[in-house]
């Protein structure tokens, strides 16, 4: 250099243009002789970064950045 994929919650990934989710984790709180495991709420997100299309954009399109894979 060329050509594919991937970036959403503290980890792991859903999420077909119309309100951001889930399972672990934390917080609390129930059970318990303690813990541990279970079981109930709950916090937590400028959806890499700029732009553009559109009544509405994580979600299409266009440049850039960082990883991962391929050709040379």
């Nucleotide at each position: 250099u060329c050509c594919g994929g991937a970036a959403u919650a503290g980890c792991u990934c859903a999420g077909c243009g119309g309100u951001a989710g889930a399972g672990c984790a934390g917080u609390a709180g129930a059970c318990u002789g303690u813990u541990a495991a279970u079981c109930u709420a709950u916090u937590g997100g400028u959806c890499g970064c700029a732009g553009g299309u559109u009544c509405g954009a994580a979600u299409c399109c266009u440049g850039c950045u960082u990883c991962c894979g391929g050709a040379g």

The prediction has a mean pLDDT of 82. This is a predicted structure of a 72-nucleotide RNA (transfer RNA) from Candidatus Criblamydia sequanensis CRIB-18. Rfam family: tRNA. The family's RNA type in Rfam is transfer RNA. The organism belongs to Candidatus Criblamydia sequanensis, within Bacteria.